Model confidence (mean pLDDT): 81 of 100.
Predicted 3D model of a 77-nucleotide RNA (transfer RNA) from a Chromatiales bacterium.
Its Rfam family is "tRNA". Its family is annotated with triplet codon-amino acid adaptor activity in the Gene Ontology.
The source organism's lineage runs through Bacteria, Pseudomonadati, Pseudomonadota, Gammaproteobacteria and Chromatiales.
The sequence is in RNAcentral, with records from ENA.
[in-house]
RNA sequence: CGGGGUGUAGCUCAGCCUGGUAGAGCACUGCUUUCGGGAGGCAGGGGCCGUGGGUUCAAAUCCCGCCACCCCGACCA
Repeated sequence: CGGGGUGUAGCUCAGCCUGGUAGAGCACUGCUUUCGGGAGGCAGGGGCCGUGGGUUCAAAUCCCGCCACCCCGACCA
């Protein structure tokens, strides 16, 4: 320098192709259960999707730039 992949809740990931207003598991909080704890059960809180633009009635999703990380190749030594 060229090509590709990833970026969504505290963590691990789905949703993107096919646009319609964001989910699961674990974790966390309360209640229940127990002598108490754990496990189990019930309920609840938490992210507007890496970032900046564009298209659209509507963008996590489509398009462009940028950033971070990973992989491959090339070049130099």